[in-house]
Description
The RNA shown here (transfer RNA) has 71 nucleotides and comes from a Minisyncoccota bacterium.
RNA sequence: GGGCCUAUAGUUUAGUGGCAGAACAACGGCCUCCAAAUCCGUUGGUCGAGGUUCGAUUCCUCGUGGGCCCG
Numbered sequence: 001g002g003g004c005c006u007a008u009a010g011u012u013u014a015g016u017g018g019c020a021g022a023a024c025a026a027c028g029g030c031c032u033c034c035a036a037a038u039c040c041g042u043u044g045g046u047c048g049a050g051g052u053u054c055g056a057u058u059c060c061u062c063g064u065g066g067g068c069c070c071g
Base pairs, nucleotide, nucleotide: 001070002069003068004067005066006065007064010024011023012022013021018054026042027041028040029039047063048062049061050060051059
């Protein structure tokens, strides 16, 4: 220098165009003499910019970060 893959919650991740889900964590409650565990509930997220579309996490372009390959 060239090519490919990838980016969703604090963490690990699901989601092939129509209200963004789960687990763990955090917080509140229940229980307990107290605490932990269990159980119930709550909060919290689509890497950035642009394009296509009635509608984009999803498709396209560019950029940024990470990973791999070639030279």

The RNAcentral record of the sequence draws on ENA. Rfam family: tRNA. About the family: Transfer RNA (tRNA) molecules are approximately 80 nucleotides in length. Their secondary structure includes four short double-helical elements and three loops (D, anti-codon, and T loops). Further hydrogen bonds mediate the characteristic L-shaped molecular structure. tRNAs have two regions of fundamental functional importance: the anti-codon, which is responsible for specific mRNA codon recognition, and the 3' end, to which the tRNAs corresponding amino acid is attached (by aminoacyl-tRNA synthetases). tRNAs cope with the degeneracy of the genetic code in two manners: having more than one tRNA (with a specific anti-codon) for a particular amino acid; and 'wobble' base-pairing, i.e. permitting non-standard base-pairing at the 3rd anti-codon position. The family's RNA type in Rfam is transfer RNA.